[in-house]
This is a predicted structure of a 72-nucleotide RNA (transfer RNA) from Cyanobacteria bacterium SZAS-4. Rfam family: tRNA. Gene Ontology term of the family: triplet codon-amino acid adaptor activity. NCBI's taxonomy places the organism under Bacteria, Bacillati, Cyanobacteriota.
RNA sequence: GGCUCCGUAGCUCAAUGGUGGAGCAAGCGACUCAUAAUCGCCAGGUUACAGGUUCGAACCCUGUCGGAGCCA
Numbered sequence: 001g002g003c004u005c006c007g008u009a010g011c012u013c014a015a016u017g018g019u020g021g022a023g024c025a026a027g028c029g030a031c032u033c034a035u036a037a038u039c040g041c042c043a044g045g046u047u048a049c050a051g052g053u054u055c056g057a058a059c060c061c062u063g064u065c066g067g068a069g070c071c072a
Base pairs, nucleotide, nucleotide: 001071002070003069004068005067006066007065010024011023012022013021018055027041028040029039030038048064049063050062051061052060
């Protein structure tokens, strides 16, 4: 330098172009002498960034940034 894949909640991951969710973690409460475990509740998003296509984009297209792999 070229090619491929990946980037979504604090972490790990979902989501067929049609309302962005789950588990864990955090917070609050119940339980307990207390802690853990368990149960309940609540909160948490610039879907890497900028454009484009579309009635509608996390998803399709282009460019950029970052990471991984392969080739040179």